A computed fold for a 339-nucleotide RNA from a Pseudomonadota bacterium, annotated as Bacterial RNase P class A. The prediction has a mean pLDDT of 76. It matches the Rfam family "Bacterial RNase P class A". The family's RNA type in Rfam is ribozyme. Taxonomically the source falls in Pseudomonadota (Bacteria, Pseudomonadati).

RNA sequence: UGAGUCGGCCGGGUGGCCGCGGCUCGGCAGCGACCGGGUCGAGGAAGGUCGGGGCUCCACAGGGCAGGGUGCUGGCUAGCGGCCAGUCGGGGUGACCCGCAGGAAAGUGCCACAGAGAACAGACCGCCGAUGGCCCGGAAGGGCACAGGUAAGGGUGAAACGGUGCGGCAAGAGCGCACCAGCGCCCGGGGCGACCCGGGCGGCUCGGUAAACCCCACCCGGAGCAAGGCCGAACAGGGGAGGGUGCCCGCCCAAUUCCCCAGGUAGGCCGCAUAGAUGGAUGGCCACCACGUCGCCCCCGGGCGACGACAGAACCCCGCCUACAGGCCGACUCACCGU
Numbered sequence: 001u002g003a004g005u006c007g008g009c010c011g012g013g014u015g016g017c018c019g020c021g022g023c024u025c026g027g028c029a030g031c032g033a034c035c036g037g038g039u040c041g042a043g044g045a046a047g048g049u050c051g052g053g054g055c056u057c058c059a060c061a062g063g064g065c066a067g068g069g070u071g072c073u074g075g076c077u078a079g080c081g082g083c084c085a086g087u088c089g090g091g092g093u094g095a096c097c098c099g100c101a102g103g104a105a106a107g108u109g110c111c112a113c114a115g116a117g118a119a120c121a122g123a124c125c126g127c128c129g130a131u132g133g134c135c136c137g138g139a140a141g142g143g144c145a146c147a148g149g150u151a152a153g154g155g156u157g158a159a160a161c162g163g164u165g166c167g168g169c170a171a172g173a174g175c176g177c178a179c180c181a182g183c184g185c186c187c188g189g190g191g192c193g194a195c196c197c198g199g200g201c202g203g204c205u206c207g208g209u210a211a212a213c214c215c216c217a218c219c220c221g222g223a224g225c226a227a228g229g230c231c232g233a234a235c236a237g238g239g240g241a242g243g244g245u246g247c248c249c250g251c252c253c254a255a256u257u258c259c260c261c262a263g264g265u266a267g268g269c270c271g272c273a274u275a276g277a278u279g280g281a282u283g284g285c286c287a288c289c290a291c292g293u294c295g296c297c298c299c300c301g302g303g304c305g306a307c308g309a310c311a312g313a314a315c316c317c318c319g320c321c322u323a324c325a326g327g328c329c330g331a332c333u334c335a336c337c338g339u
Base pairs, nucleotide, nucleotide: 001335002334003333004332005331006330007329008328009327010326012289013288014287015286016285017284018283020041021040022039023038024037025036026035027034043310047321048320050319051318052317053316054315055224056223057222058221067220068219069218070217071216072086073085074084075083076082087101088099089098090097091096102215103214107213108212109209110208111207124154125153126150127149128148131147132146133144134143135142136141162180163179164178165177166176167175181205182204183202184201185200186199187198188197189196190195228270229269230268231267237261238260240258242253243252244251245250291308292307293306294305295304296303297302298301
C1' cells in the first nucleotide's frame, strides 16, 4: 500500500417560525371552553410477536398415561430455544467462520432411478470347474460347462458388506500373515467434564436415515391488558305501600303514582409507567454549519445545485431474529514493497 477477519459505538448539530399530545400555572372564586406561560414527549431496532418472566383471571391433593418442547460439556441467569468459555465435526493459506452436535451394536420401518443384487445382500458379464457328471482316448491326458464354486475384475448406483501387498487356491475369499484405517474391550496419564494422549488385546469389519416411528435424560396447567378490578344510567325486571311536616294526631302530596332493591348493559375510572392514548400526539418549513454520494462550473483547490437509510411506542421487562443511507474507534490476519 492492497485485500480481509472480529468486536464496540453513532444514526446529524444550532437557531427561528408554525403546529400536535400529556401534565401544570395564570387570566378566574369554582367548573367547562378559550387564551397565554412553563415543562415533558420514540428506536437501535419502538419491527417480527419467536423464547422466557412479571402482572391478572380461571383450573389444580398426590402420582401416572397421553401430548408438546429441549438435546455435546462446564458455568452465568429470575428464566429461556439466551449468553460466556470449551470439546468434537466441517470450511478457510490465515485472522477466523459454520454446526436442529444424545442413541442406528434395543426393536420396527424406509432407501427413488439405475442395477442381477440395497442389508444377517447379490451370480448380469467375467473367472474356475479341484469334486461329481458327459464326451474323446489303450493310457497319460484332453474337451464340454450340466451340477456346482467364486465377490479378485467389469458394469449400475449417492451408497455394493474395509484398503495395499505377500502367501494360499481349481478359481477365489480376513481363508492365513504384515502394515494401514475403523470398531469394541482393557490398562496408564491429563482434564470438574465433553474429551484428549499413549500402550495392549480381539479378524470384530458392523451402510445410511431418528427434521421416520421409537429409546434415554430433563422441562412444561390454560388464557391473555379486548387480562382483570371499582363505580354505574335509561328501558326492562323484582320487592314494598307509602312520602313530607323531628315523632303521634292533624294537615298536605301521591296512589297507572311515589319510594326502595340487587345484578349489570351503555358509559366512566383504575390497571398505566419521569412519552403514553378512546386505533391516530411526538411533526413541518426556513437559515447556517458538518458529513457522504451524484451532476455542473472554474480549474487541481474551491464554488453552485440535488439527494440522504431502515423504521414509528400502545401493560411492562429480559433475550433472539429480521431491516438499515452513511460514518467512527479498536484488535488481528494474509500478500507485496522499503529500511
Of the family's consensus pairs, 89% are formed in the model.